Overview:
Model confidence (mean pLDDT): 87 of 100. Predicted 3D model of a 350-nucleotide part of an RNA (small-subunit ribosomal RNA, central domain) from an uncultured bacterium. The RNAcentral record of the full RNA draws on ENA and SILVA.
[in-house]
Context: one part of a larger RNA
RNA sequence: CUGGGCGUAAAGCGCGCGUAGGCGGCUUGCCAAGUUGGGGGUGAAAUCCCGGGGCUUAACCCCGGAAUUGCCUUCAAAACUGGCAGGCUUGAGGCCGAGAGAGGUAAGGGGAAUUCCUAGUGUAGAGGUGAAAUUCGUAGAUAUUAGGAAGAACACCGGUGGCGAAGGCGCCUUUACUGGCUCGGACCUGACGCUGAGGUGCGAAAGCGUGGGGAGCAAACAGGAUUAGAUACCCUGGUAGUCCACGCCGUAAACGAUGAGUGCUAGAUGUUGGGAUCCUUAGGGUCUCAGUGUCGCAGCUAACGCAUUAAGCACUCCGCCUGGGGAGUACGGCCGCAAGGUUAAAACUC
Numbered sequence: 001c002u003g004g005g006c007g008u009a010a011a012g013c014g015c016g017c018g019u020a021g022g023c024g025g026c027u028u029g030c031c032a033a034g035u036u037g038g039g040g041g042u043g044a045a046a047u048c049c050c051g052g053g054g055c056u057u058a059a060c061c062c063c064g065g066a067a068u069u070g071c072c073u074u075c076a077a078a079a080c081u082g083g084c085a086g087g088c089u090u091g092a093g094g095c096c097g098a099g100a101g102a103g104g105u106a107a108g109g110g111g112a113a114u115u116c117c118u119a120g121u122g123u124a125g126a127g128g129u130g131a132a133a134u135u136c137g138u139a140g141a142u143a144u145u146a147g148g149a150a151g152a153a154c155a156c157c158g159g160u161g162g163c164g165a166a167g168g169c170g171c172c173u174u175u176a177c178u179g180g181c182u183c184g185g186a187c188c189u190g191a192c193g194c195u196g197a198g199g200u201g202c203g204a205a206a207g208c209g210u211g212g213g214g215a216g217c218a219a220a221c222a223g224g225a226u227u228a229g230a231u232a233c234c235c236u237g238g239u240a241g242u243c244c245a246c247g248c249c250g251u252a253a254a255c256g257a258u259g260a261g262u263g264c265u266a267g268a269u270g271u272u273g274g275g276a277u278c279c280u281u282a283g284g285g286u287c288u289c290a291g292u293g294u295c296g297c298a299g300c301u302a303a304c305g306c307a308u309u310a311a312g313c314a315c316u317c318c319g320c321c322u323g324g325g326g327a328g329u330a331c332g333g334c335c336g337c338a339a340g341g342u343u344a345a346a347a348c349u350c
Stems, first nucleotide, its partner, number of pairs: 004321003007304002012318001014202004021195003025088007033081002035077008049065006091192001092189003095185005103178005108172002110154001114150008125136002162169002207248006216242002221237004259317006267295013299306002323350003332343004
C1' cells in the first nucleotide's frame, strides 16, 4: 500500500463556521476531455509462455509464434462522467401568517435563608460527636424580638419537560438588543447543495495576570479526636479559590464512550410543540409534521445489545486505528506570563 475496522476489544477531532479539494437533482441541444470501438505506428534483443528443432538426455542453445495488458496517432460513437448554452422544481433558500422555549448579552427589581453589627428580654450554658475534645460564653454566649449591613445562590413549580452546535442554560407575566427552531400557506429565486485537509471562532471545572469583592463554603494550613500509626475518613477553625470586570489558558469519563449529510426498511406505547378533521360539556377520538423517551420485528452484532433518534440496507465527504510496555514520554517545531498544551518518535523489552 492492499485488505479490514472505529458503542464496550486499538480507533469519531469537544463543537461550530468555512477555504482548497472531493462528491452532487430533473431535462434539451452542442462539444468530444474522460469513456468505448475499428485502423495505423511504436512497444529493441534476450527473458517468460506456446509449438518445433540440435547436442545420447537434461541444463543449455537455435527457429517460429504469441505476449509485451502501455504510449502516440487517425476514423467513428455520444449512453454515462465532464465542459458550454438553455429550460424545470422535487433539494436548498426566501416571503407571509402563527407558535413554543432555563437560547445569548446588558440593565432594573424581589423574597426566603446565612453571617456580622446595634438595641431589648433573659441566664448558664452553647457547639459538636459513635463517644469526646479543641472552640464560643458571666467582658453576658446559645435562645428570642426589633432594626441595619453584606455577599452569594435562586426552595416549591421541575417533569427520561424545554432551549442551544457543543461547552452549557432555571427567582421576575420587568425593560432593551439579539441568534436559532417548528408548523401552515397560494407565492418568489432556480441546484444557489453536501462534506470539509489547512484556517478561524466558541469552548465546563481548575489554573494564571491586573483591579475590585468576600456572606456562606472551602484545597493548603493549624488544632482536637480516632488509630499500632493516621501526613486520612469525623470535629473546631481557616487562606487561596469560589463572585464581578477585562485579558490569558484550551483541556475533561468535553460521553450517546456512537463524525456530518441523504434515501430506504414491521409495529406498539408515553410525552413536548404546531396543523387538519370528527364527536362535542369540561374534554376526547383519528390523521399528520417536528422533537424527546420506552418496548419490540426483520436485519446486524463476538456477545452485551442496537433496532425509523440504527450499531439495519446503501451512497458522498472528513477524522482516526494497526500487539502490550517504553509513551501521549524524549528531542525538535508551534502556542503560552507560567502551569503546561499541541504535533510526536526510537532504542530496549515481553